[in-house]
RNA sequence: UCAAUGGGUCGCUAGGGUUCCGGUCCGCAGAUGCGGAUGGCUGGUCCGAGAGCAACCGACCUCUCCUUGAGAGGUUACACGGCGGGACAAAAGCCCGGGAGGU
Repeated sequence: UCAAUGGGUCGCUAGGGUUCCGGUCCGCAGAUGCGGAUGGCUGGUCCGAGAGCAACCGACCUCUCCUUGAGAGGUUACACGGCGGGACAAAAGCCCGGGAGGU
């Protein structure tokens, strides 16, 4: 100076809307129900972070051992960010996107 690897999955949260449940309002019934509207209805189901949390796996390094491998320890950093578009019922910190741009 250059190359390669700097990763994956699951759970949770910030956040999000309204398919379903529920709530509320209206109408019909009066058997606990049916229909419509409503997310500027707290909620449950649901979606959900590159720059949030946690766990497991993977990768790399060191040491040890009974050396086809196993065990122990360590590292896995940094990270400002539009407009616009896309999907699902719809929206979003989801995806385009560690993008465009910026220092």
Guanidine-I riboswitch aptamer from Aquisalimonas sp. 2447, 103 nucleotides, folded computationally.